[in-house]
RNA sequence: UUGAUCCUGGCUCAGGAUGACCUUUAGCGGCAGGCUUAACACAUGCAAGUCGAGGGGCAGCAUGUCCAGCAAUGGAUGAUGGCGACCGGCGGAAGGGUGCGUAACGCGUGAGCAACAUGCCCUAUACAGGGAGAUACACCAGGGAAACUUGGUCUAAUAUCCCAUAGCAUUCAUUGAAGGCAUCUUUAAUGAAUUAAAGCUUCGGUGGUAUAGGAUUGGCUCGCGUGACAUUAGCCAGAUGGUGAGGUAACGGCUCACCAUAGCAAUGAUGUCUAGGGGUUUUGAGAGGAAGGCCCCCCACACUGGGACUGAGACACGGCCCAGACUCCUACGGGAGGCAGCAGUGAGGAAUAUUGGACAAUGGAUGGAAAUCUGAUCCAGCCAUGCCGCGUGCAGGAAGACGGCCUUAUGGGUUGUAAACUGCUUUUAUACGGGAGCAAUAAGGGUUACGAGUAAUCCGAUGAGAGUACUGUAUGAAUAAGGAUCGGCUAACUACGUGCCAGCAGCCGCGGUAACACGUAGGGGGCAAGCGUUGUUCGGAAUUAUUGGGUUUAAAGGGUGCGUAGGCGGGUUAUCAAGUCAGCGGUGAAAUUUUUCGGCUUAACCGUAAAAUUGCCGUUGAAACUGGUGAUCUUGAGUGCGAGCGGGGUAGGCGGAAUGUGCCGUGUAGCGGUGAAAUGCAUAGAUAUGGCACAGAACUCCGAUUGCGAAGGCAGCUUACUAGUACGCUACUGACGCUGAUGCACGAAGGCGUGGGGAUCAAACAGGAUUAGAUACCCUGGUAGUCCACGCAGUAAACGAUGAUUACUAGCUGUUUGCGAUAUACCGUAAGCGGCCGAGCGAAAGCAUUAAGUAAUCCACCUGGGGAGUACGUUCGCAAGAAUGAAACUCAAAGGAAUUGACGGGGGCCCGCACAAGCGGAGGAGCAUGUGGUUUAAUUCGAUGAUACGCGAGGGACCUUACCCGGGCUUGAAAUGCAGAUGACAGGCGGCGAGAACCGUUUUUCCUUCGGGACAUCUGUGUAGGUGCUGCAUGGUUGUCGUCAGCUCGUGCCGUGAGGUGUCGGCUUAAGUGCCAUAACGAGCGCAACCCCUGCUUUCAGUUACCAUCAUUAAGUUGGGGACUCUGGAAGGACCGCUGCGGUAACAACGCAGAGGAAGAUGGGGACGAUGUCAAGUCAUCAUGGUCCUUAUGACCGGGGCUACACACGUGCUACAAUGGCAAUUACAGAAGGAAGCAAAUACGCAAGUAGGAGCAAAACUAAGAAAAAUAGCCCUAGUUCGGAUUGGAGGCUGCAACUCGCCUCCAUGAAGCUGGAAUUGCUAGUAAUCACAAGUCAGCAUACUGUGGUGAAUACGUUCCCGGGCCUUGUACACAGCGCCCGUCA
Repeated sequence: UUGAUCCUGGCUCAGGAUGACCUUUAGCGGCAGGCUUAACACAUGCAAGUCGAGGGGCAGCAUGUCCAGCAAUGGAUGAUGGCGACCGGCGGAAGGGUGCGUAACGCGUGAGCAACAUGCCCUAUACAGGGAGAUACACCAGGGAAACUUGGUCUAAUAUCCCAUAGCAUUCAUUGAAGGCAUCUUUAAUGAAUUAAAGCUUCGGUGGUAUAGGAUUGGCUCGCGUGACAUUAGCCAGAUGGUGAGGUAACGGCUCACCAUAGCAAUGAUGUCUAGGGGUUUUGAGAGGAAGGCCCCCCACACUGGGACUGAGACACGGCCCAGACUCCUACGGGAGGCAGCAGUGAGGAAUAUUGGACAAUGGAUGGAAAUCUGAUCCAGCCAUGCCGCGUGCAGGAAGACGGCCUUAUGGGUUGUAAACUGCUUUUAUACGGGAGCAAUAAGGGUUACGAGUAAUCCGAUGAGAGUACUGUAUGAAUAAGGAUCGGCUAACUACGUGCCAGCAGCCGCGGUAACACGUAGGGGGCAAGCGUUGUUCGGAAUUAUUGGGUUUAAAGGGUGCGUAGGCGGGUUAUCAAGUCAGCGGUGAAAUUUUUCGGCUUAACCGUAAAAUUGCCGUUGAAACUGGUGAUCUUGAGUGCGAGCGGGGUAGGCGGAAUGUGCCGUGUAGCGGUGAAAUGCAUAGAUAUGGCACAGAACUCCGAUUGCGAAGGCAGCUUACUAGUACGCUACUGACGCUGAUGCACGAAGGCGUGGGGAUCAAACAGGAUUAGAUACCCUGGUAGUCCACGCAGUAAACGAUGAUUACUAGCUGUUUGCGAUAUACCGUAAGCGGCCGAGCGAAAGCAUUAAGUAAUCCACCUGGGGAGUACGUUCGCAAGAAUGAAACUCAAAGGAAUUGACGGGGGCCCGCACAAGCGGAGGAGCAUGUGGUUUAAUUCGAUGAUACGCGAGGGACCUUACCCGGGCUUGAAAUGCAGAUGACAGGCGGCGAGAACCGUUUUUCCUUCGGGACAUCUGUGUAGGUGCUGCAUGGUUGUCGUCAGCUCGUGCCGUGAGGUGUCGGCUUAAGUGCCAUAACGAGCGCAACCCCUGCUUUCAGUUACCAUCAUUAAGUUGGGGACUCUGGAAGGACCGCUGCGGUAACAACGCAGAGGAAGAUGGGGACGAUGUCAAGUCAUCAUGGUCCUUAUGACCGGGGCUACACACGUGCUACAAUGGCAAUUACAGAAGGAAGCAAAUACGCAAGUAGGAGCAAAACUAAGAAAAAUAGCCCUAGUUCGGAUUGGAGGCUGCAACUCGCCUCCAUGAAGCUGGAAUUGCUAGUAAUCACAAGUCAGCAUACUGUGGUGAAUACGUUCCCGGGCCUUGUACACAGCGCCCGUCA
């Protein structure tokens, strides 16, 4: 990561650090730090010299003297101070730089050298006699462009050489003694051999030579520690050792001769790659990890490679030689150079400083010293690079100002005591003054102590930094704040702009018109002279797990066994002391770290003391445990004996059934095969059936949660050989054990090789089907193979997805083998094979004495997904292939278990006009109407699967109207506040115009307390107006699933949790309707009921309704009646109430049948629509947030359009006819309407209609004559006496107005159409079908819509199938939920 959950697991962030870089900003100081890259190349200057008290000398400088000259000046003179170059001594091996190389005795730590050296320094002893020959410089003569160099002549020394001296030095030999550590060491005596010296002097010294000792420094050796890779497994010929020799300061194959053949390596040799090591730094609770910059120690290096010389010391950063590359000079012959010293330059780079001052201090070289040299060092400069400190003010101040921002906007909130203003302070700043410490001493002098000279002490030159630190006075809030951030992690929110654009982003992610995530503003939180980004590193990460992880299913147990090394190992006892523990000693450099105390005003920083440095070595002890050794024991392990067990293995023999084939019969037309077929076989006789024969392979029943085996695996019967195991006995051995890297062996199926065999089955292949295709599934054939022998191969979901061994930890139950008791029951016991369930474990599922529990030992393996078990390399293999086994790149997940849904051409149960059974339609025709499309100036807008399409619209000629064209208006057509002006406005008349409008003319308000008010118009200003946009910002309302039976809650219980339970199960219902059962008990919204209509009865009331009886009339017309019908109020009635049967363990719910009843099982119909789903519809009913328009997107008027018309679809009407049409006659309704209305009678007209106006605000009058039906006729199957479209003519009605564009009537015309393809729709009873009527809208216009009644069916076996739905269960990689997810190819 998921809709949610638990887990596994990776990714990311918050913290610290930094030699840092970059962006932006910047007041000061202290202390630190500053080429991480090109060990790249370097211009220029400096970084190592010094000594005249070693020497010969004297170019240059100075002094003195002398000479010349008036002087300036010139000359001479080593005489003096001194001194270039030269000989000589010491030093240039230190200091300073860098990290190339080096995986090494390089470094660290601890030891050793009986195998070594050591200049200068210290101590001690002894010595220094005599002599010799050269040479540099200089001079002369040459060569060369230069660097430099050749020859000759002269000469000195603390340069060089020779002789002497040699005891205690060195070497050798002999003898004695002592010691140690193996070689040996020390010492004594004797003998032999060998090597020294230098002077200078101020006479005080200083230097020289030898030996011994010390100190210091170095050299060498060893133990331990110190990277990666095994896709590097073998390496080595001076290699390993010996003898001898050489060499070295010294040991040593260091080198050489000879001899031997060793040596190293899985505890990782050899090879490759990477790397200076440590003290330490950083992080971390620690263990660890990462790093090795500054400082200290060690090593290595000095343009690259090699070499030696000199020297105490080098194989030498500023020495030499050779080779190479590069750069420079050149007269082309030849030469010069080495910044990884300090500065500096170029280059590289994200990136790193001044060609500074001084030797004042510290240190170094030389010198007797003064002194000289010293880019070591001390200072300064540059850089916010880091750490630390200080400041940018403090107090008061509410009209809570102005401004900004937000807002629910006459107002409020916030910025905010913030500012202004008042008072205070002066760190810092500026100005002017004062002004350190760092300095100790040298030469020299004084004093004291011992005294020869030293030591102590007192005087006594010298400061780069620097007029710096510090400090005084004055002035004045004066000179000083920013950067990042505000969706979650993560402290901090609003507005506007933008509109998947621009952009942000560490991860998740944000942005598609209301963005707390982009940009800006206001505000806020957190840091602060910095802030943030980036890089690296530790942490978090128990995410390599020693501390401290895992491996049934998440990644992970080797296919199995045997067994080597290794690891681990039973009881008792003795001993050793390796591990272990304790004491003591040595070492663990300093710095660093921690702590104490102290010094800079504090801190950083520095000093001081202590701790620590967890380590190593030595020594002395202890003896429990581990270990070594010795002895012993039997329980682990093994052996023996006994009677067993098994489909353990290998080899041989035998058997029957089946299959196929061959032969001979019987027999005749098919067989075979499939979902259905076909290919195939068959009249040349198949299939079927009988007999005989042959071949190969496999072994029915028994047979099983059975048995055996290490695993793979093993099944007819039998023989031989062979292995194993459990049990019983307890005779023997005496820990002989467990595990097991490398190794060896075994190892299903398939495959490979050679040779056999070949019946069946059957990859490949062929044919037939299926299919859009079908290289498949199905069918007919069929070859390798399947079988045997011998080899190879070495893999599987080789699985219990669970390594082996040992011990321990509740039970119940089945079974196999053995044993015990007396037994076929039953019981016990050991070893197996199974099932269930506890504790415990586990993320859960689950495991649970056969552990996935509790412990121990050993082995194997894992560390996000993909790339990939791939590539390369190597090994094995005949090949196929196997084994071992990466990286680049890419993603933020991949995954496990469980939960709730949804889905399934999964299962079970159930329902619905869902199918089926029926009846009637629609789809074909004409017309009506709606939609799409097209067209148009406009054809206004919306609705679009079911759930749009006779829908909004219940009625578009104007209006409506929202659209188009044109003409006019701008506070506006309608609403309202304020201010001002006017007294009218409206109306009438006239003109113009299509009208709206405009112009002219006429008339000219009301009330009044006389202030004004009401009303109207005009002007101005707040505002109006919008059917403009957003139904994905919304309210309200509506559709649909669906009148489907569901949806939830409280408490309890279960689960780590999501969640479950309840709501499941059985029966039942139209229903989660009810009953029973039950860790659930109750409740709510739904269901049902309550409401309305209808069906029956009773009662009350009778007018406008009714009329039985009485009277009356043409007529319930009238009198009358209150019976009936009817009307409309109130009651009753139905509830499984009663009976029987079923149902249940019983009761029950309930089902079936019946009686009674007008009605019988919710009687029929309606209203009523749970939680929710579709971002469903509607901003154009209305309301409303936001946004847009404001002389127009508002409003007025005329005309046009919404009615267009190649076409497509939906919904209807009328038909195609005889169950009909036509004409005539005769019946029977209900509901609802009527005053700007319905309208009668009567008259006229063929009719629409006209005239007329009785009656009626209605149980009264009227529309109004219902139609189908019925009766008796005509038509006679035809495009008709069906059908009525279309068109012509003539009329009527409504209305300002029927042209675009209304309805109706009459006459004429008389189109398509003869029952409709695929596919599709409605309906279960007063229903479908059919017939007419009414009403709303409405001036007029109805095939639509909403109601009303008349006539009045057919069918339902049933739930397999289609569609939709409900409950339970199951699978899931789906959750936007199958219109899902996802794989491959192509673009």

This is a predicted structure of a 1387-nucleotide RNA (small-subunit ribosomal RNA) from an uncultured bacterium. The prediction has a mean pLDDT of 84. Rfam family: Bacterial small subunit ribosomal RNA. Rfam links the family to the GO terms structural constituent of ribosome and ribosome.